RNA sequence: CCGCCCGUAGCGAAGCUGGAUAUCGCAGCAGAUUCCGAUUCUGAAGGCCGGGGGUUCGAAUCCCUUCGGGCGGA
Numbered sequence: 001c002c003g004c005c006c007g008u009a010g011c012g013a014a015g016c017u018g019g020a021u022a023u024c025g026c027a028g029c030a031g032a033u034u035c036c037g038a039u040u041c042u043g044a045a046g047g048c049c050g051g052g053g054g055u056u057c058g059a060a061u062c063c064c065u066u067c068g069g070g071c072g073g074a
Base pairs, nucleotide, nucleotide: 001073002072003071004070005069006068007067010026011025012024013023019057029043030042031041032040050066051065052064053063054062
């Protein structure tokens, strides 16, 4: 320098043939259970999807650019 892949709650992932209010697990919080804990069960909360721009009635999803990480080739 060139090419490919990844970036989505605190952590790990799904969703990427564009279409309801973005889903799941763990963690954390509240409650139930218990003499107190653990376990188990219930509930609520937490992210506008790395940043910016564009296309579209509509974008996590498509396009451009940029940042970070990984792999490969010079």
Predicted 3D model of a 74-nucleotide RNA (transfer RNA) from an Oscillospiraceae bacterium. The sequence was found in a public genome assembly. Its mean pLDDT, the model's own confidence on a scale to 100, is 83. Its Rfam family is "tRNA". By type it is a transfer RNA.